A computed fold for a 725-nucleotide part of an RNA from a Pseudomonadota bacterium, annotated as large-subunit ribosomal RNA, domain II. The coordinates come from a structure-prediction model, not an experiment, and the mean pLDDT is 81. It matches the Rfam family "Bacterial large subunit ribosomal RNA". Its family is annotated with ribosome and structural constituent of ribosome in the Gene Ontology. RNAcentral holds the full RNA, with entries from ENA.

[in-house]
Context: one part of a larger RNA
């Protein structure tokens, strides 16, 4: 892992509340005794001791339909039973008399809930008592045991030598030492192997000590906030920052998980206040039920408010703030120095323009709020008491704001909408966007969002454009002589615009400067003259000139035609227009270029280019669990004779509320079984469903229905518990 079994709101008392029943101004016992049946309780009868109501009020004495408070006959607070209702009966009525009910509680079952108790169920880590343990291992205490073989050579002794000696030197003996080397013993440095191991600490190889603070056998002694420790919080019996085992005990757990049968109705919430409070809990706020009440709510018009945002103003206030001039006040400095002038700038205060504001406002909207009336709507609204919860980690979108960087799937407010708790269809996939709210059926229908060449349901539909980038099918400032519209506007048969050909002079080398400055380093001014036209020069060139070239102007050549008017007999001319043909400026559409990332990845793919891209217009079809149509079922209103029949409803978590199925035992009561009972297994019927019935087989002695009633009643989940596999 599967299976089968077991497995969690459960009892007792007190209280709230709703329901039913008994009795009723009164209800009720309770311990306890007594009877009987019967077997570990039941049923009856006493027991009136208490308990709750019939009266408040006051701290209390007390008073009492009043009490308190107070001086009070005031005045408040708390209460009142004299109120209603029907009937008779007198009255013309108003009313007045009399009866009756009610103005009720109380004991008891029953459902929820709440309080005490383990209190739905499983879980810590911990505290606390009183035991048990040093056969492991940590120190210590008794008595025993064990350390192959090599080396090194202290102290000291002897003798020799030398010396007056002491001293030294040399030899020989000598056998120390937490000394070396190195078994055995003991330890465990390093690498590898091992890792459901051979082994819950090993194994190979390698290394450390190995006469000492040594290893070791037995026997003894220290015990849990205690011991022991050459000190690692180590060791104290394979897991010690305080053992184990038992018990306090079901410790406690605002935390995690889990809580077992069906169907119907409604259906939330992630807010605010407060908290040793922040993942928890009260109260309110939003859900449900019950009961009584209003006649409400939504939506459209219209007519009435109030308001201080948006937005606009500000010589209408507070403040900010930039220019220029004024005035007054200080003023670094400079100038005269005798008085004093000037004077940046800084206060203020004023005109001139132009201007900012969440905590400015002389003004001011659209929405929203609030009454009213109409209409339309149609239970979809609201309020009281009262039983019950949930929720108090949200979370995207969008409006308008604060924080932040006018970042963030951010974060903090309002609004509104979904998601939660919402299934369909779209967005290739895809809580949150778009369309749309699922009772059930059905090979019927229209239609929304989106779509119609395949992939795939439906036009390779129709008209007119634009786009050559696969732009469509990411992305910005800036740039673009891609193209396509438009508008203004110049110039053109006195012949434009580029290209071609020629001129492109003269005073003069203008003046200053400069070694030099001649159109062209640089300063000035920037004239005149011939001209068809030519700057005291637009560039490039030189030392300077020289040359080359431009503006300028000429030629030849190249684009065209119409209508109107005037003159004129016509050719023709002159104006003017519209077409043409060249420029310049702006606008706008579609495109281009900016554009660089880690597997190949920016139309879902295939493909698509007078498209199957964009732009605009038309008309037809697909398209959903929305709407129709057929039909079955449920619920609530209202209505009927209880049925018929109108009218509306059935998406859902937490959660409230209703109505059921099955289990096991009891009571009563009908009934089945050896001619086959329960369990088991096939199968068919049946019921919204939990299930319930029937027939065959197996099986072999028990087992059902109906009315009740009481529960160890219902399993897939809890790293659930035992078992099997």
């Nucleotide at each position: 892992g599967c299976c089968a079994g077991c497995g969690a709101g459960u009892u007792u008392u007190c209280g709230g509340u709703u329901a039913g029943u008994g009795c009723a101004a009164g209800c009720u016992u309770a311990a306890u005794u007594c009877c009987g049946c019967a077997g570990g309780g039941c049923g009856g009868a006493a027991g009136u001791a208490g308990g709750c109501g019939u009266a408040g009020c006051g701290a209390a004495a007390g008073c009492g339909a009043g009490u308190c408070u107070g001086a009070a006959u005031a005045a408040g607070g708390c209460g009142c039973a004299u109120g209603c209702a029907c009937a008779u009966c007198g009255g013309c009525a108003a009313c007045g008399a009399u009866g009756u009910g009610u103005u009720a509680g109380u004991a008891c079952u029953a459902g929820c809930c709440g309080a005490a108790a383990g209190a739905c169920c499983c879980g810590a880590a911990a505290c606390c008592g009183g035991g048990u343990g040093a056969u492991c291992u940590a120190a210590c205490c008794a008595u025993g045991g064990g350390c192959a073989g090599g080396g090194u050579g202290a102290a000291c002794u002897u003798c020799g030598a030398c010396g007056a000696a002491a001293a030294u030197c040399g030899a020989a003996g000598g056998g120390a030492g937490g000394c070396c080397c190195g078994c055995a013993c003991c330890c465990g440095u390093u690498a590898c192997u091992g890792a459901c191991g051979a082994a819950a600490u090993a194994g190979u190889a390698u290394g450390g000590g190995a006469c000492g603070a040594c290893c070791u056998g037995u026997g003894g002694u220290u015990a849990g906030g205690g011991g022991u420790g050459a000190a690692a919080c180590g060791c104290u019996a394979a897991a010690c920052g305080a053992a184990c085992c038992c018990g306090g005990a079901g410790a406690u757990a605002g935390c995690u998980g889990g809580u077992u049968c069906u169907c119907c109705c409604c259906g939330a919430g992630a807010u605010a206040u407060a908290u040793u409070u922040a993942g928890g809990u009260a109260u309110a706020g939003c859900c449900u039920c019950u009961u009584u009440g209003a006649g409400u709510a939504g939506c459209a018009a219209a007519g009435g408010g109030g308001g201080g945002u948006a937005g606009a103003g500000c010589u209408a206030c507070u403040g900010g703030a930039u220019a220029u001039c004024u005035g007054c006040a200080g003023g670094a400095g400079c100038c005269a120095u005798u008085a004093g002038g000037u004077g940046a700038c800084u206060g203020u205060a004023g005109a001139u323009a132009a201007c900012c504001a969440a905590a400015c406002u002389c003004c001011g909207a659209a929405u929203a709020c609030c009454c009213u009336u109409u209409g339309u709507g149609a239970a979809a609204u609201c309020a009281a008491a009262g039983g019950g919860a949930g929720u108090c980690g949200g979370u995207c979108a969008u409006g308008c704001c604060g924080g932040g960087a006018u970042a963030a799937g951010c974060u903090g407010g309002u609004g509104u909408g979904g998601c939660g708790a919402g299934a369909g269809g779209g967005a290739a996939a895809c809580a949150a966007c778009c369309c749309a709210g699922a009772u059930c059926u059905c090979c019927a229908a229209c239609u929304a969002a989106g779509g119609c060449u395949c992939u795939u349901a439906a036009a390779u539909g129709a008209u007119u454009c634009c786009u050559a980038a696969g732009u469509g099918g990411u992305a910005a400032a800036g740039g673009u002589c891609g193209u396509u519209u438009a508008a203004u506007u110049u110039c053109c048969a006195a012949g434009a615009c580029a290209g071609c050909a020629g001129g492109g002079a003269g005073g003069u080398u203008g003046g200053c400067u400069u070694a030099g400055a001649g159109g062209c380093a640089g300063c000035c001014a920037u004239c005149c003259u011939u001209u068809a036209a030519a700057g005291a020069g637009u560039g490039c060139g030189u030392a300077a000139c020289a040359g080359c070239u431009c503006a300028c102007c000429u030629g030849a050549a190249u684009a065209u035609u119409u209508c109107c008017g005037a003159u004129g007999c016509a050719u023709a001319u002159c104006g003017g227009a519209a077409u043409g043909g060249a420029g310049a400026u702006u606008a706008a559409g579609c495109g281009c270029c900016a554009a660089a990332a880690a597997u190949g990845a920016a139309c879902g793919g295939a493909u698509c280019u007078u498209a199957a891209g964009g732009a605009a217009u038309c008309u037809g079809c697909c398209g959903a669990a929305g709407u129709u149509g057929a039909g079955g079922c449920c619920c609530g209103c209202u209505g009927u004779u209880u049925u018929a029949g109108g009218c509306g409803g059935g998406g859902g978590u937490a959660g409230g509320g209703g109505a059921g199925c099955g289990u096991u035992c009891u009571u009563g009561u009908u009934g089945c079984g050896u001619u086959g009972a329960a369990g088991c297994u096939c199968a068919g019927a049946u019921g919204u469903g939990a299930g319930u019935c029937u027939g065959g087989g197996u099986g072999g002695a028990g087992c059902g229905g109906c009315a009740a009633g009481a529960a160890g009643c219902g399993a897939g989940a809890a790293u659930g518990c035992u078992g099997g596999c």

The organism belongs to Pseudomonadota, within Bacteria.